[in-house]
FMN riboswitch aptamer (RFN element) from Frankia sp. R82, 132 nucleotides, folded computationally.
It matches the Rfam family "FMN riboswitch aptamer (RFN element)". From the family's description: The RFN element is a highly conserved domain that is found frequently in the 5'-untranslated regions of prokaryotic mRNAs that encode for flavin mononucleotide (FMN) biosynthesis and transport proteins.

RNA sequence: ACGCGCGCUCCGGGGUCGGUGAAAUUCCGAGCCGGCGGUGAUAGUCCGCGACCCACACCCAGUAGUUCGGAUGUGGUUGAUCCGGUGGAAUUCCGGGACCGACGGUCAAAGUCCGGAUGGGAGGAUGCGCGC
Numbered sequence: 001a002c003g004c005g006c007g008c009u010c011c012g013g014g015g016u017c018g019g020u021g022a023a024a025u026u027c028c029g030a031g032c033c034g035g036c037g038g039u040g041a042u043a044g045u046c047c048g049c050g051a052c053c054c055a056c057a058c059c060c061a062g063u064a065g066u067u068c069g070g071a072u073g074u075g076g077u078u079g080a081u082c083c084g085g086u087g088g089a090a091u092u093c094c095g096g097g098a099c100c101g102a103c104g105g106u107c108a109a110a111g112u113c114c115g116g117a118u119g120g121g122a123g124g125a126u127g128c129g130c131g132c
Stems, first nucleotide, its partner, number of pairs: 002131006009124002016030004032111001033101002035049004044099002053076005059070002081097005103115003
């Protein structure tokens, strides 16, 4: 240095102005935001991961017995980018034009408000142990 295990700690941004309306931070116009690892060179759109959701297995709690609830594991689902330039190398930089954004809630439809969530989890930093 690398691999494995354990501990500790850190880790998500954004609704502004105007319009319509009985009612909208949800609609309309303009504007705003971009998790983590990777990469011949810096990425919301490439490759992968995570969150959300679904199915199954198993366990826990509860019940007269189910439903419902919770934990773990396995599997599935999972959005969106082009043109030009520079360069040895860029869907990552520069210029221009586009596009995308879980679930539940709501006096009216939400990437941005409220909620599950003081959660979960990818991952980063650091310490210890073991292996090589």

The sequence was found by an Rfam model in a public genome assembly.
Its mean pLDDT, the model's own confidence on a scale to 100, is 80.